[in-house]
């Protein structure tokens, strides 16, 4: 160089074109225990790579680019 996959919370990963969530992780003057550890609750955290198109609406569909990854040369 070409093809193709992948890029969403600090991490791993959901998300029919119609409210962007879980688990782990944090934080809690809560609950639980004589206390602590585990558990329970309850919270905090996203420009959903950048840029543009389509659409009433786009993480989701087109496009172009970045970065990663696998395959062919």
């Nucleotide at each position: 160089g070409c093809g193709g996959g992948c890029g969403u919370a600090g991490c791993u990963c959901a998300a029919c074109g119609g409210c962007a969530g879980a688990g782990c992780a944090g934080a809690g003057u809560c609950c639980c225990u004589u206390a602590u550890a585990a558990g329970g609750c309850u919270u905090u955290g996203g420009u959903u790579g950048u840029g543009g198109g389509u659409u009433c609406g786009a993480g989701u569909c087109c496009c172009a680019c970045c970065g990663u990854c696998c395959g062919c040369a």
This is a predicted structure of a 73-nucleotide RNA (transfer RNA) from a rhizosphere metagenome. Its mean pLDDT, the model's own confidence on a scale to 100, is 82. It matches the Rfam family "tRNA". Gene Ontology term of the family: triplet codon-amino acid adaptor activity.